This is a predicted structure of a 371-nucleotide RNA (Bacterial RNase P class A) from an uncultured Pseudomonadota bacterium. The prediction has a mean pLDDT of 76. It matches the Rfam family "Bacterial RNase P class A". Its family is annotated with tRNA processing, dimeric ribonuclease P complex and ribonuclease P activity in the Gene Ontology. Rfam classes the family as a ribozyme.
RNA sequence: GAAGUCGGCCAGGCGAUCGCUGUCACGCAGGUUUUGGCGGGGCAGAGGAAAGUCCGGGCUCCAAAGGGCAGGAUGCCGGCUAACGGCCGGACGCCGUGAGGCGAUGGAAAGUGCAACAGAGAGCAGACCGCCGAUGGCCCGGGGACGCUUGCGUGUCCGGGAUCAGGCAAGGGUGAAACGGUGGGGUAAGAGCCCACCGCAGGCGUGGCAACACGGCUGGCAUGGUAAACCCCAUCCGGAGCAACACCGAAUAGGCGGACGAUGAGGCUGCCCGCUGAGUCCGCGGGUUGGUGGCUAGAGCGGCACGGUAACGUGUCGCCCAGAUGAAUGAUCGUCCUCGACAAAACCCGGCUUAACGGCCGACUUCAAUC
Repeated sequence: GAAGUCGGCCAGGCGAUCGCUGUCACGCAGGUUUUGGCGGGGCAGAGGAAAGUCCGGGCUCCAAAGGGCAGGAUGCCGGCUAACGGCCGGACGCCGUGAGGCGAUGGAAAGUGCAACAGAGAGCAGACCGCCGAUGGCCCGGGGACGCUUGCGUGUCCGGGAUCAGGCAAGGGUGAAACGGUGGGGUAAGAGCCCACCGCAGGCGUGGCAACACGGCUGGCAUGGUAAACCCCAUCCGGAGCAACACCGAAUAGGCGGACGAUGAGGCUGCCCGCUGAGUCCGCGGGUUGGUGGCUAGAGCGGCACGGUAACGUGUCGCCCAGAUGAAUGAUCGUCCUCGACAAAACCCGGCUUAACGGCCGACUUCAAUC
């Protein structure tokens, strides 16, 4: 210098004017008082994802939140946490020269199922091409033996053919996958048939909390794949949600018709048990449809110290950082630059995922050049 990896931070700046929401004083008018009205002022006023609403928790109500079944979620090991499907650290596998990245990664000798197409054969498999043809035939050639019909027959030995039976699964071919791999010996050709190494299984030892790793020993190899297929095992999960829930106020007739109900409606869970115990549901026709709390001081943010590899925890000091409810956070102008992305709270918090113009900082890796 180039190309990358990981982590953190920022999210147009400044000024002027006019507005909006909250809050704190103040002034004025009215009023018995409160609420409220008018006026000007100070301060504060969206995000890293406020998003998707996917996961977890707080909080609230439903019995006091209970038992069982069904159902759902998670799934290497250890830790963190209020909890988690999150995070941190580690193991293993795969990818990358590397910094690093990715992984639902328990069980396939409990059972059931599935595997299209291709292929000979897809699960206690199989022989298409191929190799062999040892063994038993067949055919050809040759040697010697016996018999006689004297050029034929019988049996035998040697060589050949790849022709039949048969042997094999090394090689080719199909496939996502073909019943351990490589090399050597062996053989007719082959094959864990035998041997060495690797893999695998069993058991032992060492290290580690563990996942697991490493090293001997034994065994010739059994137990193919698939569980984001059913399933099994382990752990966790009661339901509904701030339109929860509580209170104040307004309105009105709790009207008419029908169905069910203490032989238990309705509710608590989809079902059963158990609990509760008087209304519930449908249709018609009407009324009202305002306000307050919940609501933002919290598993809060920042600094420092200590413990821990880290996530995180403990202590201490400092800070207060939107709270709307037709729902505020905006508009206009000026100016500068690198011309500004994705997008906006709605009970709160911890995560995940998705979206996104660019910029800054730190640590590290690889390559090239120079010293």